[in-house]
């Protein structure tokens, strides 16, 4: 530092999501150790039990427990005056329950419920308080009368209370005194006090004890400074909501008064009638606030645990006392809920202390130890007490630190996976060798943390003092909860110790196997539908490690709220326009100030915290010490350039004035001619009107038309214009009157008087709405007619509101240039419009300078379209609006309106996009141009009829599989009786019908016969290897055991291959350059041309590639060469038959050349590529015709042609047999074949091909048979023989329009041939039968010349069996004006919300 995610792909906008750090954290797995921290975030919920605040006998009256002494008594031992026991008394001494009384109890701990200001932070400030401590003055004198306890009673279940009585004091009371303090009329007045203690020589009181007296020391009293601390008062900081706009009555100030420790409406009387508030009063939510914590690159943004400072609370609202100081957690009264206790009458209580219980909750600990230490409270003082604290315990909760071995150790073992079977990985990992011993177990040793005070000594200060206090030396010595811990030191021994997420992509790490859109997973995108790196497991691998995830929540990334740092033409987003107060900015110049601003000083900003530096624990984490920093605020000082204030000047900005101008600028009054309807009348007759076509409609009651004349209302043709005014809506005949604004020109006046605008107030197109008028034409709503499957439309006849004018509402538009206003500045070019100026040769042109309005174009901005002096460029000023899409401009409030609704305007809740520009396709019932039997012009057909094939559907035991619009459907099939063959139905076989290996036998295998089966070495017989260098080696067969073989089983959506189709359509890319931010484009567009991206020319493109063409084979003309089987002209022979000799000129054959290339002339084109027409030639403009099929499209076909991954089957889904299937038959399709007849059918007799088979073959002559076909072998392996007869055709006779002398279906008889076998199931002959059918509805099909159309002949398949296929030649037309349409295709060009690409997106309803 960023990435992922909209698209076919791309730039942007713009939300989601992730990497990252954090936490009082919880859950899941899993836990060796130590350190140093943190622990009810939820219910301010209820609370059992114990503990958290006492202490002082040096204040006091005492004596209830101990302990000492004493005294009496009485017991026992007995050295008879000792010791021990027991009982009484005795405050006498140490000390002490209870109690008077002093201090504390207002600290310390807890908790955040409240509180938006009576709080807090940070800076100032005056009108105050103050126990205990310091400093310094001053007293400390004399006196009294209670109450407790206590003691005797009563009263209660208690808790508690009451009556009498006694008594102390540092407890009350009050006399005197008053320095200094309060009041004061300035004479004066008022108000204190307590003793206690420990020492002492003389004296003096007393019986003592003791006092008095002296001292020394706590203490009281009274007062004046401190110093901490506390109350008070401001100023500024710092949450949300305006769907909260007006609050307030003690409220705001004055006087007097009271009150407080003290100012104040803090109270109160009266008087005014004031403060607050868009700089957000009041109201509602919500919150303790701060050092600061977490992030962050800062600014910010969140939080406010633990630690620290305030502050608010203490079951819940009040409330005071007491006190130096509370309205007081562990005090009081009252109420209010709860709880306990009760003898029902009453009483007791308040863990937000500290453990602990329940309960809530995802979730937070032990009813521990100790006052050793710091600290606090009482006390002279020992010293009591202190759930503060200090320590232990539990918990990976967080933070930091160890270790779970170290080194060697390859045939890279064993087992795991994983394989392309060869290996790879787990992995130096283990094992196995050598060390080591942190931690952890056991043993010993063992802390710092302890300084005090206490004692005894000495010096010093004050002092008369060798008291006492105070400072200090030295000996001396008591105390430690933690804890027998930290540390150290032995001893054994690798021994006690690794897991958890993840491995599609962001994000580091990939295989195997299950699974089968099931199970699952997912933070976003998304993965799972049978070869899943995304489920599950398992192996590896990564990351992290005593932890790892995973979940919540913050910040970050997000410049995604933008002060640092964002945007509004189209992505969200300029208000429909103006005018304006407040607000914000604001021209030149001078003086003055010093509010803002600068700058250096000076307080502050509490520690801790963060940051530097150092120190101390063996590191660290923590902890100590020093410094730095704390942006802030405040104070005084200084400076004047900038802003602001004041004052004064100026004229370039705005106003004024004068002159001139233009103009649908408003308002209101008049007026004018077309026109349309309507009305009278004339004229005239049958239709008009209206549309795609109709139909209602009007019309013989006279319509339209066509003439006179009238009436009404409404809009103003030409002019007319990207002309003109206006702020915007919007403004159009012509006059007149009122009237508002502009531009020019001038440079006389003011002298900054200005721009901008929240709320405000105005104006605002249509439609709507209120009242009154009008109402000729149009026309919502209706209503008839059509169209439609249907038509509440589009369309046509009619019609009402409205439109129109008066007034008054309404306040909305795509109110748009989708561009808010104002200002200066930034390169030109060309229209047009107003209005000045200069010049010339003057209807007029030319310069030129101001206003307005267009277009083109640079800079330079945009994401790109684009904008480009009329800015969306460079700057300032203000104002309005935006922050993902839907829900929604909806709901709810509210204001406003007569309504109809306007304005303001949310969220629940969903989704990962919406969207913006441009690119490239595909589309289009969008444009242009072109081409194709696409149409059109024609010729013959299909569908109708019977048959043949092929499909579908049905049917069966099987009717095998595939193939599905064109591009499946006489297709795989060039040929199912059996085989074929894959189906079915029975039977048989299990290393197998077919390979490959291994072993053991054997040399049978195999071949004929025969027997038997439905079939098969299943049985029987006969025959019987090869080759050797003699070692042996090939070959086979039986038998066996495992690897294996098999599979026409699935997947064609896992593949190779081959193939169809678009389409033989013209088209499809690349290199390089250039352009664009990219996607992309260019080139390949454009003018012309061609069948053609064929070529010419042009041009930011220049080449080049795969297609096109062209080269290949045919085939038309022809030379040369060759001449048999082919030919025979001319010569010869001849059985008349090129047969034969002879020849190779001729057909022919088949080898190689030659021939056509727009060459040649005209003519058109741009002098060009081309085109048009001629000559000539056998052929002319690609001559005909086949091979040849570009990048690709269509998850086209095809696992059944073959080959293949995967998966299944393995005495079966393999194999092997026989039978039947595949040939079924109500029915639909599709491909043909025969017809239906006279251009024809039949008969007799006669003529002309090509190209092709042919040995298990073709098969001649001759013979038999009607006939299929037999017989018969002669040639032939083929320019030689044969198949072979060509048929349409010509000729001659017949039939004569008929279901026929068409038609030949079907069906019966009898036969031919093939073949084991023609029953299911063959073809083909004879007789005989003799269906349907008289040219075929919608709708469809192929053909452009040697073609169609007709006419036969031949071949592969193949025993046998084509109306199919594939070739061959004979006969031989007709028609094309011409692209308007129909189908397909091709360039270019537009629009798009498609891109699985219009078989597409996608609306509303119903419905599940």
């Nucleotide at each position: 530092a960023g990435a992922g995610u909209u698209u076919g792909a791309u730039c942007c906008u713009g939300g989601c999501u992730c990497a990252g750090a954090u936490u009082g954290a919880a859950c899941g797995c899993u836990g060796g150790c130590g350190g140093a921290a943190c622990g009810c975030u939820u219910u301010a919920c209820a609370c059992a039990u114990g503990c958290a605040a006492g202490u002082c006998g040096a204040a006091c009256g005492g004596u209830a427990a101990c302990g000492c002494g004493g005294a009496g008594a009485g017991a026992a031992g007995c050295u008879u005056g000792c010791u021990u026991c027991u009982c009484u008394c005795c405050g006498g001494c140490g000390a002490c329950g209870a109690g008077u009384g002093g201090c504390g109890a207002a600290c310390g701990g807890g908790u955040g419920a409240g509180u938006a200001a009576u709080a807090c932070a940070u800076c100032g400030g005056a009108a105050c308080g103050u126990g205990u401590c310091c400093g310094c003055u001053c007293g400390u004198g004399g006196g009294g009368g209670a109450c407790a306890a206590c003691c005797a009673g009563c009263c209660g279940a208690a808790a508690g209370g009451u009556u009498g009585g006694c008594u102390a004091a540092u407890a009350c009371c009050g006399c005197a005194u008053g320095a200094g303090u309060u009041c004061u009329a300035c004479g004066g007045a008022a108000g204190a006090a307590a003793g206690a203690g420990g020492g002492g020589g003389a004296c003096c009181c007393g019986c003592a004890a003791g006092g008095g007296c002296c001292u020394c020391u706590c203490g009281c009293g009274a007062g004046c400074g401190g110093a901490g601390c506390g109350g008070c008062c401001g100023a500024u900081g710092a949450c949300u909501g305006a769907u909260u706009a007006g609050c307030c009555u003690g409220u705001u100030g004055g006087u007097g008064a009271g009150g407080u420790a003290a100012c104040g409406g803090c109270u109160c009387a009266c008087c005014a009638a004031a403060g607050c508030a868009a700089c957000g009063a009041u109201c509602a939510g919500u919150a303790g606030c701060u050092g600061g914590u977490c992030u962050g690159a800062g600014a910010g943004g969140a939080c406010g645990a633990c630690c620290a400072g305030c502050c608010a609370c203490a079951c819940u609202g009040g409330g005071a006392c007491u006190g130096a100081g509370a309205c007081a957690c562990g005090g009081c009264c009252c109420a209010g809920a709860c709880u306990c206790c009760u003898a029902c009458g009453g009483g007791a209580g308040g863990c937000a202390g500290c453990a602990g219980u329940g309960g809530g909750g995802a979730a937070u600990u032990u009813u521990g130890g100790a006052c050793a230490a710091u600290g606090g409270g009482c006390g002279c003082a020992a010293g009591c007490c202190u759930g503060a604290u200090c320590c232990a315990g539990c918990u990976a909760u967080u933070c930091c630190g160890c270790g779970u071995g170290u080194g060697g150790g390859a045939u890279g073992a064993a087992g795991g996976c994983c394989c392309u079977c060869g290996g790879g990985u787990u992995g130096u990992a283990a094992a196995c060798c050598a060390c080591u011993u942190u931690u952890g177990u056991a043993g010993a040793g063992a802390a710092c943390g302890a300084a005090a005070a206490g004692a005894c000594a000495c010096c010093u200060u004050c002092g008369a003092a060798u008291a006492a206090a105070g400072g200090g030396u030295g000996u001396u010595g008591c105390u430690g909860a933690c804890g027998g811990u930290a540390c150290u030191c032995u001893a054994a021994g690798a021994a006690u110790a690794a897991g958890c997420a993840c491995c599609g992509g962001c994000u580091a790490a990939c295989u195997a196997c299950g699974u089968g859109c099931c199970a699952g997973c997912a933070g976003c995108c998304g993965c799972g539908g049978u070869a899943a790196u995304a489920c599950g497991u398992a192996g590896g691998g990564u990351g992290c490690g005593a932890g790892c995830g995973u979940u919540a929540a913050u910040c970050g990334g997000a410049a995604u709220u933008a002060c640092u740092g964002g945007g509004c033409g189209u992505a969200a987003a300029g208000g429909g326009u103006g005018c304006g107060c407040a607000g914000g900015c604001g021209g030149u110049u001078g003086a003055g100030u010093a509010a803002g601003a600068c700058a250096g000083a000076u307080g502050u900003g509490a520690a801790a915290u963060c940051c530097c530096c150092g120190a101390g624990c063996u590191u660290a984490a923590c902890u100590c010490g020093g410094g730095a920093a704390u942006g802030g605020c405040a104070u005084a000082u200084g400076u004047g350039a900038c802003u602001g204030c004041u004052c004064g000047a100026c004229u370039a900005g705005a106003g004024u004035g004068u002159g001139u101008c233009a103009g649908a600028g408003g308002g209101a009054g008049g007026u004018g001619g077309a026109a349309u309807u309507c009305c009278a009348c004339g004229u005239g007759u049958a239709g008009c009107a209206g549309u795609g076509a109709a139909a209602u409609g009007c019309g013989u009651a006279g319509a339209u038309a066509u003439g006179u004349g009238g009436a009404a209302g409404a809009a103003c043709a030409c002019c007319g214009a990207u002309g003109g005014c206006g702020a915007a809506g919007g403004c159009a005949g012509c006059c007149u009157c009122c009237u508002g604004g502009g531009a020019c020109a001038u440079a006389a006046c003011u002298g900054a008087c200005g721009c901008u605008c929240a709320g405000g107030c105005a104006c605002g197109a249509a439609a709507g709405c209120g009242u009154g008028g009008g109402g000729a034409g149009c026309a919502a709503a209706c209503a008839g007619g059509a169209u439609u499957a249907g038509a509440u439309a589009c369309c046509c006849u009619g019609g009402u509101a409205g439109u129109c004018c008066a007034c008054g509402c309404c306040g909305u538009a795509a109110a748009c240039g989708a561009u808010g206003a104002a200002u200066g500045c930034u390169a030109g070019g060309u229209g047009u419009u107003g209005g000045g100026g200069a010049g010339c040769a003057a209807a007029g042109c030319u310069c030129u300078u101001c206003g307005g309005u267009g277009c083109c174009g640079c800079c330079g901005c945009a994401a790109a379209c684009g904008c480009a002096u009329u800015a969306a460029g460079c700057a300032u000023u203000c104002c309005a609006c935006c922050u993902g899409g839907g829900g929604a401009g909806u709901a709810c409030g509210u204001u406003c309106g007569c309504a109809a609704g306007a304005a303001u305007g949310a969220a629940a809740c969903u989704c990962a996009a919406a969207g913006g520009a441009a690119u490239u396709g595909a589309c289009g019932g969008g444009g242009a141009c072109c081409c194709g039997c696409a149409c059109a012009a024609g010729c013959g057909g299909u569908g109708g009829a019977g048959c043949a094939u092929g499909u579908g559907g049905u049917u069966u035991a099987a009717u095998u599989c595939g193939a599905a619009g064109c591009a499946a459907c006489g297709c795989g099939a060039a040929g199912a009786a059996c085989c074929u063959u894959a189906c079915c139905u029975g039977c048989u076989c299990u290393u197998g019908a077919c390979a490959u290996c291994c072993c053991a036998u054997u040399c049978g295998a195999u071949a004929g016969a025969a027997g038997g089966u439905a079939a098969u070495g299943c049985u029987u017989c006969u025959a019987g290897c090869c080759c050797u260098u003699c070692g042996g080696g090939g070959g086979a067969a039986u038998g066996g055991a495992g690897a294996c073989a098999g599979g026409u089983g699935g997947u064609g959506c896992a593949u190779g291959g081959u193939u169809g189709u678009c389409g033989u359509c013209a088209g499809c890319u690349c290199g390089u350059g250039u352009c664009g931010u990219g996607a992309g484009a260019u080139g390949u567009u454009g003018g012309g041309u061609u069948a053609a991206g064929u070529c010419c020319c042009g041009c930011a493109a220049c080449g080049a590639g795969c297609g096109c063409a062209a080269c290949c084979c045919u085939u038309a003309u022809u030379g040369u060469c060759a001449g048999u089987a082919g030919c025979c002209a001319g010569c010869a022979g001849u059985u008349a038959g090129g047969c034969u000799g002879g020849g190779c000129a001729c057909u022919c054959u088949g080898a190689u050349g030659a021939g056509a290339c727009u060459g040649c002339c005209g003519g058109g084109g741009a002098u060009a590529a081309c085109c048009c027409g001629g000559a000539g030639g056998a052929a002319g403009g690609u001559g005909g015709g086949g091979a040849u099929g570009a990048c690709g499209u269509c998850a086209a076909a095809u696992c059944a042609u073959c080959a293949u991954g995967c998966c299944c089957c393995u005495u079966a889904u393999g194999a092997g047999c026989a039978g039947g299937g595949c040939u079924a038959c109500a029915c639909a399709c599709g491909u043909g074949c025969u017809a239906c007849a006279a251009u024809g059918g039949c008969g007799u007799a006669a003529a002309c091909a090509g190209a092709g088979g042919g040995a298990a073959g073709c098969g001649a002559a001759g013979g038999a048979g009607u006939g299929a076909u037999c017989u018969g072998g002669a040639g032939c392996a083929a320019a030689u023989c044969u198949c072979a007869a060509a048929a349409a055709u010509a000729a001659c006779g017949u039939c004569u329009c008929a279901g026929u002398u068409c038609g030949g279906a079907u069906u019966g008889u009898a036969g031919u041939c093939u073949g084991c076998a023609a029953c299911u199931c063959g073809a083909c002959u004879a007789c005989a039968u003799g269906a349907a059918g008289c040219u075929g509805g919608a709708a469809u099909c192929g053909c452009u010349a040697g073609u169609a159309a007709u006419c036969g002949c031949a071949g592969a398949u193949c025993a046998g069996a084509a109306u199919g296929c594939u070739g061959c030649g004979g006969u031989g037309a007709a028609u094309a004006c011409g692209u308007u349409c129909c189908c397909g295709g091709g360039u270019c060009u537009u629009g798009c919300a498609c891109a699985c690409a219009c078989c597409g997106c996608c609306c509303g309803u119903c419905a599940a």